Record summary:
The RNA shown here (transfer RNA) has 74 nucleotides and comes from Clostridiales bacterium DTU064. Its mean pLDDT, the model's own confidence on a scale to 100, is 81. Its Rfam family is "tRNA".
[in-house]
Formats: sequence, C1' cells, structure tokens
RNA sequence: GCCCUUGUAGCUCAGCAGGAUAGAGCGUCCGCCUCCUAAGCGGAAGGUCAGCGGUUCGAAUCCGCUCAAGGGUG
Repeated sequence: GCCCUUGUAGCUCAGCAGGAUAGAGCGUCCGCCUCCUAAGCGGAAGGUCAGCGGUUCGAAUCCGCUCAAGGGUG
C1' cells in the first nucleotide's frame, strides 16, 4: 500500500435481506421487604447507533469518504 472484520447505554452484547416509540443482561439511583446488610421484588435515569455526506416516503440497517481497533497479505 491492498483486502477483510468490528465500532449501538458506564461495561458485555442483541437488533443489521430498511418500517414507524432503539432493546437485553450487569452496573447506577429510588422505593418495597428486613432489626441492618445481602438476596429478592417494583420503578427510574442513562444513547449525536464512531463521524460526515448520499439514496429513500422512511436508515442503527443500503452506498461513498473519513476516523479508531483488530486480522490477513506483497
């Protein structure tokens, strides 16, 4: 240099042959329970879906470029 994979909540990930409010577990916070804590139960907050642009009525999803991480190769 070229090729491939990955990038979604604080962490680990799902969703990715487009479809209407973007999710799960763990964690955090609040409440219930308990003499207290843990466990258990209920609830809440938390996201520019790496960035920019494009296609489309509609994009996390498709296309282009860029960035970052990993792998392959001369």